[in-house]
Molecule: transfer RNA
Organism: Thermoflexus sp.
RNA sequence: GAGGGCGUAGCUCAGCGGUGAGAGCGCCUGACUGUGGAUCAGGAGGUCGCGGGUUCGAACCCCGUCGCCCUCCCCA
Numbered sequence: 001g002a003g004g005g006c007g008u009a010g011c012u013c014a015g016c017g018g019u020g021a022g023a024g025c026g027c028c029u030g031a032c033u034g035u036g037g038a039u040c041a042g043g044a045g046g047u048c049g050c051g052g053g054u055u056c057g058a059a060c061c062c063c064g065u066c067g068c069c070c071u072c073c074c075c076a
Stems, first nucleotide, its partner, number of pairs: 001072007010025004018056001027043005049065005
């Protein structure tokens, strides 16, 4: 340099056009317990990498861009 894949909650991931953005773990509060753990109940937490476009409607489609990973080519 060429091609491809992936960026969604603190972590691991789901959701790939149709009203509200989710799960598990973790975190916080309460109940229970002599304390802790476990268990149960409740809660907080997100510019869906970033910018633009298409659409009545975008996490999802298109373009650009940034980061990470894989393959190939060239040079050394």